[in-house]
Context: one part of a larger RNA
RNA sequence: GACGAACGCUGGCGGCGUGCUUAACACAUGCAAGUCGAACGGGAAGAGAUGAAGAGCUUGCUCUUUAUCGAAUCCAGUGGCAAACGGGUGAGUAACACGUAAACAACCUGCCUUCAGGAUGGGGACAACAGACGGAAACGACUGCUAAUACCGAAUACGUUCCACGGGCCGCAUGACCUGUGGAAGAAAGGGUAGCCUCUACCUGUAAGCUAUCGCCUGAAGAGGGGUUUGCGCCUGAUUAGGCAGUUGGUGGGGUAACGGCCCACCAAACCAACGAUCAGUAGCCGGUCUGAGAGGAUGAACGGCCACACUGGAACUGAGACACGGUCCAGACUCCUACGGGAGGCAGCAGUGGGGAAUCUUCCGCAAUGGACGAAAGUCUGACGGAGCAACGCCGCGUGAGUGAAGACGGCCUUCGGGUUGUAAAGCUCUGUGAUCCGGGACGAAAGAGCCUUGGGUAAAUAGCCUAAGGAAGUGACGGUACCGGAAAAGCAAGCCACGGCUAACUACGUGCCAGCAGCCGCGGUAAUACGUAGGUGGCAAGCGUUGUCC
Numbered sequence: 001g002a003c004g005a006a007c008g009c010u011g012g013c014g015g016c017g018u019g020c021u022u023a024a025c026a027c028a029u030g031c032a033a034g035u036c037g038a039a040c041g042g043g044a045a046g047a048g049a050u051g052a053a054g055a056g057c058u059u060g061c062u063c064u065u066u067a068u069c070g071a072a073u074c075c076a077g078u079g080g081c082a083a084a085c086g087g088g089u090g091a092g093u094a095a096c097a098c099g100u101a102a103a104c105a106a107c108c109u110g111c112c113u114u115c116a117g118g119a120u121g122g123g124g125a126c127a128a129c130a131g132a133c134g135g136a137a138a139c140g141a142c143u144g145c146u147a148a149u150a151c152c153g154a155a156u157a158c159g160u161u162c163c164a165c166g167g168g169c170c171g172c173a174u175g176a177c178c179u180g181u182g183g184a185a186g187a188a189a190g191g192g193u194a195g196c197c198u199c200u201a202c203c204u205g206u207a208a209g210c211u212a213u214c215g216c217c218u219g220a221a222g223a224g225g226g227g228u229u230u231g232c233g234c235c236u237g238a239u240u241a242g243g244c245a246g247u248u249g250g251u252g253g254g255g256u257a258a259c260g261g262c263c264c265a266c267c268a269a270a271c272c273a274a275c276g277a278u279c280a281g282u283a284g285c286c287g288g289u290c291u292g293a294g295a296g297g298a299u300g301a302a303c304g305g306c307c308a309c310a311c312u313g314g315a316a317c318u319g320a321g322a323c324a325c326g327g328u329c330c331a332g333a334c335u336c337c338u339a340c341g342g343g344a345g346g347c348a349g350c351a352g353u354g355g356g357g358a359a360u361c362u363u364c365c366g367c368a369a370u371g372g373a374c375g376a377a378a379g380u381c382u383g384a385c386g387g388a389g390c391a392a393c394g395c396c397g398c399g400u401g402a403g404u405g406a407a408g409a410c411g412g413c414c415u416u417c418g419g420g421u422u423g424u425a426a427a428g429c430u431c432u433g434u435g436a437u438c439c440g441g442g443a444c445g446a447a448a449g450a451g452c453c454u455u456g457g458g459u460a461a462a463u464a465g466c467c468u469a470a471g472g473a474a475g476u477g478a479c480g481g482u483a484c485c486g487g488a489a490a491a492g493c494a495a496g497c498c499a500c501g502g503c504u505a506a507c508u509a510c511g512u513g514c515c516a517g518c519a520g521c522c523g524c525g526g527u528a529a530u531a532c533g534u535a536g537g538u539g540g541c542a543a544g545c546g547u548u549g550u551c552c
Base pairs, nucleotide, nucleotide: 001551002550003549005548006547007546008545009544012398013397014396015395016394017393018391019390020356025354026353027352029351030350031349034081035080036079039078040077042075043074044073048069049068050067051066052065053064054063055062056061057060088309089308090307098233099232100231101230102229103228104227107226108225109224112222113221114220115219116218117217118216120154122152123151129144130143131142133140134139160185161184162183163182164181165180166179167178168177170175191214192213193212194211195210196209200207201206202205235281236280237279242272243271247269248268249267250266251265252264253263254262284306285305286304287303288299289298290297291296311332312331313330314329315328334345335344336343337342362388364387365386366385370384371382372381373380374379401431402430403429404428411422412421413420414419435493437488438487439486440485441484445479452472453471454470455469456468457467458466459465496541497540498539499538500537501522502521503520507536508535509534510533511532517524518523
């Protein structure tokens, strides 16, 4: 000098940050991942419309029942996308984990962008639902019906992949790229929505037609993301000296998106190591942070990047992506429910509880902004995030008044008793109004996107719809009646802590008498203690001041 600090005494305000460093200990409760009805069939309820019947009667209205159609809405289910992001923690890991520089001619990539080419014709189910049943529950199982952008064959194949035979060209090598001929393999949802009658079909109008848009399939490229490999760097111990059998390499196969002992069969006997292998201990790594003139040393809280983990251990499934924190299965420990047969759970998400500890916060508000998921959109969800709350934990700023005022007042302390000092300090007089208090006004962050209206352009048969451009109106704030502004009253409400022997700025008196005590080092204290305790005075810092711990 610094700190994610703690402890003691003290404590006015604001801004911005920070806040379990210990038990990766156990967790009550609530919330933290959903969304889409414009993929699909149902169920509930049903404004309203039409028809029929009945009742009341004011004789053309009201009510009830029933049949059909049916807007907006809700619910579980099938299906799609998301749930692999975002958020937490640092246990493990001394490793291509990380950092940096390269390589992949050995690779993958949903959504997004661009380009090219397509989407023909069929089939069978399973939920929901209905019926009946088992179980305390969790839940399971039987029979029957049904839809799809769910599932499965077939057709087609511009690209694509594979095989065979050629050509060109390039590369450090394995080889890559371009191209020709022949053969084989492999797709799809022409589905949803909105609108229209130009074409086609019936011909009123509608659709199997047309238009727009969102989707579907195949391939090429891009962007972004990921995977793998390599050079160098990366703590301590030799009171750890040898280690290793899939071990090291080869051939052939399997597997993978991909290379590879990654795995397997066979063959060979290699491989690493005093330039420190192996073993043991410790540890997430970095940008950075602290210190230092620098070199360096220490460190890795917050913020950002990467990695690893999700009660402990293991495993795969789905998927573009996981071997998956709030998914599945198995084993284990623990907790809970039980009708004892069997089940349920995982805060190292946000709050919060117990425990541990010197020690670390609210079971708050909001999706208004930014960002994310889904959706055509309206919108829904979002403990990410934006905010508020608590804490002098840190940094920064402000205040606790300003000027004048000598009879140098009173009081205190000291005294050589003359006086000195506290001390312009106080009082008194004249002012000011920051903060706190009260009253009134009152934001920026929110203007974009979507929706609505008008106009132009494109598509189109179209003044429709859709896309696009311009203009317009309306609406949207958790924080918050907050910041800020104006006003009122009133010096009124706001100073402590440590030290005073030397180092080291700052001295006297009394008490005590090697006692009580102090102390970072030297050392003080045994009757005149500037070193202990108290008082007065003084010095330092100041809403803090000291102490302790740690690093330089």
RNAcentral holds the full RNA, with entries from ENA, Greengenes and SILVA. This is a predicted structure of a 552-nucleotide part of an RNA (small-subunit ribosomal RNA, 5' domain) from an uncultured bacterium. Its mean pLDDT, the model's own confidence on a scale to 100, is 83.